[in-house]
The RNA shown here (Fluoride riboswitch aptamer (crcB RNA motif)) has 65 nucleotides and comes from a Sporomusaceae bacterium. The RNAcentral record of the sequence draws on Rfam. The coordinates come from a structure-prediction model, not an experiment, and the mean pLDDT is 76.

RNA sequence: AAUAAAUGCGGCGAUGGAGUUCGCCUUGAACCCCGUGUAAAAACGGUAAUGACUCCUACCACCUU
Numbered sequence: 001a002a003u004a005a006a007u008g009c010g011g012c013g014a015u016g017g018a019g020u021u022c023g024c025c026u027u028g029a030a031c032c033c034c035g036u037g038u039a040a041a042a043a044c045g046g047u048a049a050u051g052a053c054u055c056c057u058a059c060c061a062c063c064u065u
Stems, first nucleotide, its partner, number of pairs: 010025004016056006033046004
């Protein structure tokens, strides 16, 4: 210096934070939504603060005072 394995730590799951849990990745990684449209793009529109559950915050709709 290179290769392989193990362990530990860490990272990621389309908008914030926390807890629990699941899955994925091992740094050339996991991940980076959907529809219309295009040769490819651009452009326009739509759902959602979760991978899942709960809570808080923000936003939206309805009702009551």